Background
A computed fold for a 69-nucleotide RNA from uncultured Bilophila sp., annotated as transfer RNA. The coordinates come from a structure-prediction model, not an experiment, and the mean pLDDT is 81.
RNA sequence: CGGAUGUAGCUCAGUUGGCAGAGCAUCUGGUUGUGGCCCAGAGGGUCGUGGGUUCAAAUCCCGUCAUUC
Repeated sequence: CGGAUGUAGCUCAGUUGGCAGAGCAUCUGGUUGUGGCCCAGAGGGUCGUGGGUUCAAAUCCCGUCAUUC
C1' cells in the first nucleotide's frame, strides 16, 4: 500500500435498499419418581464505530477502529 471479516451469550444466515433472523445456549411451562431427551413459549441486538445519500440503510458512499491475509 492492497484484500477479507465485524449482525443475539456462541456459531453464523440475511447484500439487484422495504418489519432484523436461524441453530445452540439461557429462562418459564408441559412431559418424567428425579435428571436427560422431547414438546410449547419467553427474554436477549443502537447490525464494530462516526458521518453522508434516500421517503426508507445491516445492505449504497466516505472516514475511522479491531482481527486477519

It matches the Rfam family "tRNA". Rfam's curators write: Transfer RNA (tRNA) molecules are approximately 80 nucleotides in length. Rfam classes the family as a transfer RNA.